[in-house]
Context: one part of a larger RNA
RNA sequence: GGUUUACAACGGAUGACUCGGCAGAGAAGAGCGAUGAAAGACGUGGUAAGCAGCGAUAUGCUCCGGGGAGCCGCAAACAGGCUGUAAUCCGGAGAUUUCUGAAUGGGAAAACCCUGUGCAGCUCAUACUGCAUAAUCUUGAUAUAAAUCCAUAGUAUCAAGAGGCGAUACCAGGAGAAGUAAAACAUUUUAGUAUCCUGAGGAAAAUAAAUCGAAGAGAUUCUCCCAGUAGCGGCGAGCGAAAAGAGAAAAGUCUAAACUUUUGAUACGCAAGUAUCAAAAGGGUUGCGGGACCUUGAUGUGGGAUUGUUAAGGGAUAGUUGAAGUGUAUGGAAAGGCAUGCCAAAGAAGGUGAAAGCCCUGUAAAUGAAAUUCCAAGACACCCUAGAGGUAUCCCAAGUACUACGGGACACGCGAAACCCUGUAGGAAUCCGGGCCGACCACGGCCUAAGACUAAAUACUAAACUCUGACCUAUAGUGUACAAGUACCGUGAGGGAAAGUUGAAAAGAACCCCGUUGAGGGGAGUGAAAUAGAACCUGAAAUUGUAAACCU
Numbered sequence: 001g002g003u004u005u006a007c008a009a010c011g012g013a014u015g016a017c018u019c020g021g022c023a024g025a026g027a028a029g030a031g032c033g034a035u036g037a038a039a040g041a042c043g044u045g046g047u048a049a050g051c052a053g054c055g056a057u058a059u060g061c062u063c064c065g066g067g068g069a070g071c072c073g074c075a076a077a078c079a080g081g082c083u084g085u086a087a088u089c090c091g092g093a094g095a096u097u098u099c100u101g102a103a104u105g106g107g108a109a110a111a112c113c114c115u116g117u118g119c120a121g122c123u124c125a126u127a128c129u130g131c132a133u134a135a136u137c138u139u140g141a142u143a144u145a146a147a148u149c150c151a152u153a154g155u156a157u158c159a160a161g162a163g164g165c166g167a168u169a170c171c172a173g174g175a176g177a178a179g180u181a182a183a184a185c186a187u188u189u190u191a192g193u194a195u196c197c198u199g200a201g202g203a204a205a206a207u208a209a210a211u212c213g214a215a216g217a218g219a220u221u222c223u224c225c226c227a228g229u230a231g232c233g234g235c236g237a238g239c240g241a242a243a244a245g246a247g248a249a250a251a252g253u254c255u256a257a258a259c260u261u262u263u264g265a266u267a268c269g270c271a272a273g274u275a276u277c278a279a280a281a282g283g284g285u286u287g288c289g290g291g292a293c294c295u296u297g298a299u300g301u302g303g304g305a306u307u308g309u310u311a312a313g314g315g316a317u318a319g320u321u322g323a324a325g326u327g328u329a330u331g332g333a334a335a336g337g338c339a340u341g342c343c344a345a346a347g348a349a350g351g352u353g354a355a356a357g358c359c360c361u362g363u364a365a366a367u368g369a370a371a372u373u374c375c376a377a378g379a380c381a382c383c384c385u386a387g388a389g390g391u392a393u394c395c396c397a398a399g400u401a402c403u404a405c406g407g408g409a410c411a412c413g414c415g416a417a418a419c420c421c422u423g424u425a426g427g428a429a430u431c432c433g434g435g436c437c438g439a440c441c442a443c444g445g446c447c448u449a450a451g452a453c454u455a456a457a458u459a460c461u462a463a464a465c466u467c468u469g470a471c472c473u474a475u476a477g478u479g480u481a482c483a484a485g486u487a488c489c490g491u492g493a494g495g496g497a498a499a500g501u502u503g504a505a506a507a508g509a510a511c512c513c514c515g516u517u518g519a520g521g522g523g524a525g526u527g528a529a530a531u532a533g534a535a536c537c538u539g540a541a542a543u544u545g546u547a548a549a550c551c552u
C1' cells in the first nucleotide's frame, strides 16, 4: 500500500404508499365590467410572520332554508369567549365592500398628491370633516349660434350607449412575410401559413338558385366516396377540384316597387280642387313568370323559429331515509384463521391498530327546497296563411348589369379562360326584359342579380360537475403532491428551482448522569418496535473509520 471479514458512520438508491398530475368520455356551455371588472396594494385575529378568508360593519353583519352538538381556518398552545333562546357548518338572497386598476374631477414614479360645485356637521368666523357630483367618444333630442343675410360649423344642456378583462381555443373580415422545397435560383413552393389589426358568438360563418350541368336534381353546413381522378404546373418541384352517389341534420321567410288611403309641405287656383315631394298605414313578394288593375269566390283551414301572460312537469344550487354478526385462539391491535349465522334493488368505493357485504362513511332504491335559477308539454292573447278567370296599361331592387383597361380570387400560374370580386373610364333595359350553360356563334335549355332574416347537423374546451384509465407514482407525473410561478437570478423583457412519508395513537422521552445552565450522548420511562427519537418507514452503492486475518 492492498484484499477479505465484522461492526459502525456517511449517503439516500430501491421497495411500499399518495393529499398531486396526465389523458379521455359524459353532461353542460364564457362570460364579467362605469350598479366600477379581471388583477392587485394596504389593512383586518388577544398573542398573528406566511397561506387562505374578509374589507374601517374587515377571521366577519342580516334574512330565509338545511342540519343538530359542539365551535372560535391551515395550526399546536395559552388566555378569553360562543352554543338547544339552535351556535360552528352547508345552500339561497341581501348589506358592507379602504386604495389602485378601463379608472372616468385634474395630476402622477399604480395602490399617492391636489381641486371645483352643492348639501350637511363643527365653529363667533375661517379652517377642518362627511356625503354627493364633475372624464372622453358615439347616437338622439332641445336650446343657442360665427366668418356670412338665411343657414351651417361650433357651443350648452338632457337622455341612451360604448371603453377594459377573459381560453395563447374555436369563427368572420382587413393587412400579410421569410427560413424552406425546387437538391442553385427568379415564375412557382412554403402560404393566404406565421404574425399584426378589427369584430362577434356560444358557436361563428354560410343559407332558400340570375344554382348545378345534360340526367334530372332542387337552400346551406358537415362526413364518406368520387380521387390523388379531371385538370393546373420553369408541364419542374409540386398544386389539385366538381358533379353524381351514400349518410348526419333538415325549415323556410320578410322587405323595395307598381296601386290605394291619410297627414304635412310646396306650386297653381277666387274656390272646389289638381300636381310634385316627404312621412305613415294598407297592398305585394315571384320564373308552370309574378304582382298591381278588372271580374268572381271562402270566414274557415293550417301553421308560428315566441311578442306577452300563465303553467303541469322536470333539472341545478343544501339535504333526508337507507338491510344484515357474533363467538373463539393467535397477536400490540383482527377486518386475516377456525366455528357458526344473516342481508342483498345494497358484494361500487373509502376508512377503522393486519385483509370487513353485515363497525363507520357510504352504496342500491326511494325522497326533499323558504329562496334563486334553467328547460318546458299545454292554455290564452298575438302573428302568418287560400282560390279561379281576364289582360289594354303600370311595376318587378342603377352609377347596378354590361364593355374596355389594371388587378385579385376561382384546383385553373393569361392561358382557348368562361364564371366570381372590383380600382379607373364609359354606361343600359323592365318580361318582346335580363344573367348563365368554360373563348365565341346558332339552336335548345336553366335561372331571375344589383335588399334583408333564418334553427339543426359542424368547430372549440378556460372554469365548474360526474365518471373512467393494459396512464405517472416524487430525477416520474404539471414548472408546482409541500408558504410555487414561491425562493432566487436579471436594469428589463424574462428565466426559474429544490423540497412528500415518526407512530395505530404524541403515548414526542418525567427523573438521574457526563458535558460550557452547550452540541451530543448514557441510563430510566413510553411504545409491538426507539438501529420508529423528530437530521425520524425501508435504508443499496460509491466513500470513511475501528478491529482482526492475510498478501507484498
Base pairs, nucleotide, nucleotide: 001551002550003549004548005547006546007545008544009543015537016501017500020472021471022469023468024467025466026465028461029460031165032164039100040099041098042055043054044053046078047077050074051073052059061094062093063092064091065090066089070082071081072080105114106113107112115134116133117132118131119130120129121128136162137161138160139159140158141157142156143155144154170201171199172198173197174196175195181188185234211217212216221248222247223246224245231239232238252453253452254451255397259282260281261280262279263278264277265276266275267274268273287431289396290395291394292393293390294389295388296387302384303383304382307381308380309379310378313375314374315373316372317371319367320366321365325340326339327338328337341358342357343347349361350360351359402426403425404424405423406422407421408420412438433448434447435446436445437444488495489494508536511523512522513521514520
This is a predicted structure of a 552-nucleotide part of an RNA (large-subunit ribosomal RNA, domain I) from a Candidatus Omnitrophota bacterium. Its mean pLDDT, the model's own confidence on a scale to 100, is 82. The source organism's lineage runs through Bacteria, Pseudomonadati and Candidatus Omnitrophota.